The prediction has a mean pLDDT of 81. This is a predicted structure of an 83-nucleotide RNA (transfer RNA) from Candidatus Andersenbacteria bacterium RIFCSPHIGHO2_02_FULL_46_16. It matches the Rfam family "tRNA". Rfam classes the family as a transfer RNA. Rfam links the family to the GO term triplet codon-amino acid adaptor activity. Taxonomically the source falls in Candidatus Anderseniibacteriota (Bacteria, Bacteria candidate phyla).

[in-house]
RNA sequence: GCCCGGGUGGCGGAAUUGGCAUACGCGCAACACUUAAAAUGUUGUGCCCAAAAGGCUUGCGGGUUCGAGUCCCGCCCCGGGCA
Numbered sequence: 001g002c003c004c005g006g007g008u009g010g011c012g013g014a015a016u017u018g019g020c021a022u023a024c025g026c027g028c029a030a031c032a033c034u035u036a037a038a039a040u041g042u043u044g045u046g047c048c049c050a051a052a053a054g055g056c057u058u059g060c061g062g063g064u065u066c067g068a069g070u071c072c073c074g075c076c077c078c079g080g081g082c083a
Stems, first nucleotide, its partner, number of pairs: 001082007010026003019066001027045006046056003059075005
């Protein structure tokens, strides 16, 4: 340099041909149980905002579309292959 795969909440990881982003697990918080804890169970848990309303967010920047994590272009980063 060329080719292929990948980048999503604090972490892992889904989102099935473009149609509710953050399911599920871990972690964390509160509560229950306990003498106390562990384990277990219940509820909650992306960000901004005192909160409602509202807004923002899928590596970064553009584009297509009524609508993009998903498709297209450029760039960055990680892994693999070829030379």